This is a predicted structure of a 125-nucleotide RNA (Guanidine-I riboswitch aptamer) from Nitrosomonas sp. Its Rfam family is "Guanidine-I riboswitch aptamer". The literature on the family includes a 2004 paper in Proc Natl Acad Sci U S A by Barrick et al., "New RNA motifs suggest an expanded scope for riboswitches in bacterial genetic control". Rfam links the family to the GO term regulation of gene expression. Lineage of the source: Bacteria > Pseudomonadati > Pseudomonadota > Nitrosomonadales > Nitrosomonas. Of the family's consensus pairs, 100% are formed in the model. Model confidence (mean pLDDT): 77 of 100.
RNA sequence: GUAGAUGGAAACUAGGGUUCCGGUUUGCGGUUCAUUGGAUUGAAACGAUAAGCAAACGUCUGGUCCGAGAGUUUCCGGUCUCAUCGUUUAGUGAGACUCCACGGAGGGAUAAAAGCCCGGGAGGC
Numbered sequence: 001g002u003a004g005a006u007g008g009a010a011a012c013u014a015g016g017g018u019u020c021c022g023g024u025u026u027g028c029g030g031u032u033c034a035u036u037g038g039a040u041u042g043a044a045a046c047g048a049u050a051a052g053c054a055a056a057c058g059u060c061u062g063g064u065c066c067g068a069g070a071g072u073u074u075c076c077g078g079u080c081u082c083a084u085c086g087u088u089u090a091g092u093g094a095g096a097c098u099c100c101a102c103g104g105a106g107g108g109a110u111a112a113a114a115g116c117c118c119g120g121g122a123g124g125c
Stems, first nucleotide, its partner, number of pairs: 007076006015066002020063002022060001023057006031044004077098008100120001102123001106118003
């Protein structure tokens, strides 16, 4: 100086918000007995009181969900070496390596947001 490789996936976590579940609050609804065509009427209990429905709330611990280039683990792959087998190509086994990595603002997707994506970007050393 030149060439090649330095890779991919999954599970989990840091983290994230609020589509769904759950939760909280509020409102509607109306519990028991008798009666009535009918919550009609009366009494009792309760004082915001069942089930259920609706709305709001993530400054609701949570479940579902999203989730790391610079987080963890596992699997696969790759490079090289040795051994075996083969002698046309190639196959099999074992081992080593698979490094380093400060990083905005802004924008995008999804229900919404984020160490997600733009992005090992811009920039810095």